[in-house]
RNA sequence: GGGGGUGUAGCUCAUUCGGCUAGAGCGUUUGAAUGGCAUUCAAAAGGUAGUCGGUUCGAUUCCGAUCACCUCCA
Numbered sequence: 001g002g003g004g005g006u007g008u009a010g011c012u013c014a015u016u017c018g019g020c021u022a023g024a025g026c027g028u029u030u031g032a033a034u035g036g037c038a039u040u041c042a043a044a045a046g047g048u049a050g051u052c053g054g055u056u057c058g059a060u061u062c063c064g065a066u067c068a069c070c071u072c073c074a
Stems, first nucleotide, its partner, number of pairs: 001073007010026004019057001028044006050066005
């Protein structure tokens, strides 16, 4: 320098062949039970889907560029 892959909640990941209010587990916070900061149950908060742009009535999803990381080739 060239090819490929990954990037979604604090962490690990789903979802997606374009359309429902983008979800789960763990974690965090609150409440209840309890002698108890453990455990169980209930509830809540937390995301402009790496960034920018394009297509479209509508984009996490399609297209382009770019950034970071992984990998292969030279």

A computed fold for a 74-nucleotide RNA from an uncultured Spirochaetaceae bacterium, annotated as transfer RNA. The coordinates come from a structure-prediction model, not an experiment, and the mean pLDDT is 80. It was read from a public genome assembly.